RNA sequence: AAAUGCAUAGUUUAAUUGGAAAAAUACCACCCUGCUAAGGCGGAGAUACAGGUUCAAUUCCUGUUGCAUUUC
Numbered sequence: 001a002a003a004u005g006c007a008u009a010g011u012u013u014a015a016u017u018g019g020a021a022a023a024a025u026a027c028c029a030c031c032c033u034g035c036u037a038a039g040g041c042g043g044a045g046a047u048a049c050a051g052g053u054u055c056a057a058u059u060c061c062u063g064u065u066g067c068a069u070u071u072c
Stems, first nucleotide, its partner, number of pairs: 001071007010025004019055001027043002030040002048064005
């Protein structure tokens, strides 16, 4: 310098080729228990950033940023 892939909740993973985001764990509250742990129930929490296409974008296109791999 060039090419390819990846980026979703604090963390680890879904969303099957566009119809609107699911779970585990962690966190908070309640129940249970003599107390804690375990268990039960509920709650908050996310699409890397900026544009474009579309009635509609996690998904498609472009650029930027970061990470990984390969080539020179």
RNAcentral holds the sequence, with entries from ENA. Predicted 3D model of a 72-nucleotide RNA (transfer RNA) from Acinetobacter sp. Rfam family: tRNA. Rfam classes the family as a transfer RNA. NCBI's taxonomy places the organism under Bacteria, Pseudomonadati, Pseudomonadota, Moraxellaceae, Acinetobacter.